The RNA shown here (transfer RNA) has 76 nucleotides and comes from a Bacteroidales bacterium. The source organism's lineage runs through Bacteria, Pseudomonadati, Bacteroidota, Bacteroidia and Bacteroidales. The prediction has a mean pLDDT of 81. The sequence is in RNAcentral, with records from ENA. Its Rfam family is "tRNA". Its family is annotated with triplet codon-amino acid adaptor activity in the Gene Ontology. The family's RNA type in Rfam is transfer RNA.

RNA sequence: GGCGAUUUAGUGUAGUGGUCUAGCACGCCGCCCUCUCACGGCGGAAACACGGGUUCGAGUCCCGUAUUCGCUACCG
Numbered sequence: 001g002g003c004g005a006u007u008u009a010g011u012g013u014a015g016u017g018g019u020c021u022a023g024c025a026c027g028c029c030g031c032c033c034u035c036u037c038a039c040g041g042c043g044g045a046a047a048c049a050c051g052g053g054u055u056c057g058a059g060u061c062c063c064g065u066a067u068u069c070g071c072u073a074c075c076g
Base pairs, nucleotide, nucleotide: 001072002071003070004069005068007066010026011025012024013023018056028044029043030042031041032040049065050064051063052062053061
C1' cells in the first nucleotide's frame, strides 16, 4: 500500500429504520441503614468517534475521514 472487521456513559456491553430526547452491569455522587466501614435499600449524573448523504423518520443504511484489530503484499 490492498482487503476485512471494529467504534454507544469512566469500564464492559444491549439495541432487526419508528414503541429510544437510548437500556443493563460494574464504577462514581447523594441520601437512608450502621457506633463506624462494608453489605443492603432509594435516588442522581454520565454515551451513539467526526463530517456529509439517503429517508417522512438514522445508534441502525450509504460515502469520506479518523481509531483499534486482523489478514495480505514486492524480491529471491